[in-house]
């Protein structure tokens, strides 16, 4: 430098044009002598950033950024 893949909550992860599941962790409460375990509730008005398309975008398009893989070039 070229090609490909990926980027969603603190971590993992579902979603595949119709308005963000779930698990762990965390918080509050219950239970308990205490802790753990268990139970209930809460926890992303927003998906790497900025634009675009659309009635509607995490999802499609463009550019950029980051990570991974392959190839090439230089040393």
């Nucleotide at each position: 430098u070229g090609g490909g893949g990926c980027g969603u909550c603190g971590c993992c992860a579902a979603g595949c044009g119709g308005u963000a599941a779930g698990g762990c962790a965390c918080g509050u409460g219950g239970c308990u002598c205490u802790g753990g375990a268990c139970c209930a509730c809460g926890c992303a008005u927003u998906c790497c950033a900025a634009g675009g398309u659309u009635c509607g975008a995490a999802u499609c398009c463009u550019u950029g950024c980051g990570c991974c893989c392959c190839a090439g070039c230089c040393a």

The RNA shown here (transfer RNA) has 75 nucleotides and comes from a Pseudomonadota bacterium.
The sequence was found in a public genome assembly.
Rfam family: tRNA. Rfam classes the family as a transfer RNA.